Predicted 3D model of a 73-nucleotide RNA (transfer RNA) from a Saprospiraceae bacterium. Its mean pLDDT, the model's own confidence on a scale to 100, is 81. The organism belongs to Saprospiraceae, within Bacteria. It was read from a public genome assembly. It matches the Rfam family "tRNA". The family's RNA type in Rfam is transfer RNA.
RNA sequence: ACGGGCAUAGCUCAACUGGUAGAGCGACAGUCUCCAAAACUGUAGGCUGGGGGUUCAAGUCCUCCUGCCCGUG
Numbered sequence: 001a002c003g004g005g006c007a008u009a010g011c012u013c014a015a016c017u018g019g020u021a022g023a024g025c026g027a028c029a030g031u032c033u034c035c036a037a038a039a040c041u042g043u044a045g046g047c048u049g050g051g052g053g054u055u056c057a058a059g060u061c062c063u064c065c066u067g068c069c070c071g072u073g
Base pairs, nucleotide, nucleotide: 001072002071003070004069005068006067007066010025011024012023013022019056027043028042029041030040031039049065050064051063052062053061
């Protein structure tokens, strides 16, 4: 330099053919317990990496940029 992939909650990842973003773990609270752990119940936590575009509607499609990973030379 060229080709490809990834970027979504604190972490690991979902989200079908575009239709109002979810799970596990973790955190916090409660139940239980002499206390704690475990178990169970609940709660909070997201400008979906950034800019622009298409659309009635974008995590999803197009484009540019940034970061990381893999490959080719």